[in-house]
Parts: sequence; C1' cells; structure tokens
RNA sequence: AGCGGGGUAGAGUAAUGGCAGCUCGUCUGGCUCAUAACCAGGAGGUUGCAGGUUCGAAUCCUGCCCCCGCAA
Repeated sequence: AGCGGGGUAGAGUAAUGGCAGCUCGUCUGGCUCAUAACCAGGAGGUUGCAGGUUCGAAUCCUGCCCCCGCAA
C1' cells in the first nucleotide's frame, strides 16, 4: 500500500438531510461573615481540510490530512 472505527466549544459526548445541543469547565450576578455547595444568566463552534450532490449537508458522495485498531 490494504481493511475497520473515529475527528463537533477548553475537556468529554449527542444530533433520522431541516434552529448545532448536553455535562463539566470558564465568566457575571445571587446566596454566605467568607469559601465550597446551590440558584440564575452569559460568552465560547469556519462541525479536521478541499470539492461535489441538494431548496437545504455535522449528516450523503469524492479526494486529502490526523488519531486508534486489525492485518502485514
């Protein structure tokens, strides 16, 4: 070279072709003498990259890159 699985927010992980969400973390506020816990709210995503199909793509197709495994 070949085969299989995977790449989505700082970490982990969802999403039947139709609003990209959840948990933790982080920030702000509340609560407290204070911290933790708890409560409320916010920010943070070119969905690995580039094309294609489609009214519409994280999702389908093609190529490439990276990680794990199998085989050699």
Predicted 3D model of a 72-nucleotide RNA (transfer RNA) from Candidatus Moranbacteria bacterium CG06_land_8_20_14_3_00_40_12. The sequence was found in a public genome assembly.